This is a predicted structure of a 73-nucleotide RNA (transfer RNA) from a Deltaproteobacteria bacterium. The RNAcentral record of the sequence draws on ENA. The source organism's lineage runs through Bacteria, Pseudomonadati, Myxococcota and Myxococcia. Its mean pLDDT, the model's own confidence on a scale to 100, is 81.

RNA sequence: GCCCGCAUAGCUCAGCUGGUAGAGCAACGCAUUUGUAAUGCGUAGGUCGUCGGUUCGAGUCCGACUGCGGGCU
Numbered sequence: 001g002c003c004c005g006c007a008u009a010g011c012u013c014a015g016c017u018g019g020u021a022g023a024g025c026a027a028c029g030c031a032u033u034u035g036u037a038a039u040g041c042g043u044a045g046g047u048c049g050u051c052g053g054u055u056c057g058a059g060u061c062c063g064a065c066u067g068c069g070g071g072c073u
């Protein structure tokens, strides 16, 4: 230098053929317990890497850029 993949909650990851952004763990509250842990119920937490484009509508499609990983020379 060229090619490919990935980027979504604090962490690990889903999200199908474009149509309400989710799960587990963690955090917090309540119940239970003499107390803690465990367990059960609930709550909160997201400019979906950045900037543009297409579309009535974009996490999803297109382009550029940034970061990470891999391959080729």
Base pairs, nucleotide, nucleotide: 001072002071003070004069005068006067007066010025011024012023013022019056027043028042029041030040031039049065050064051063052062053061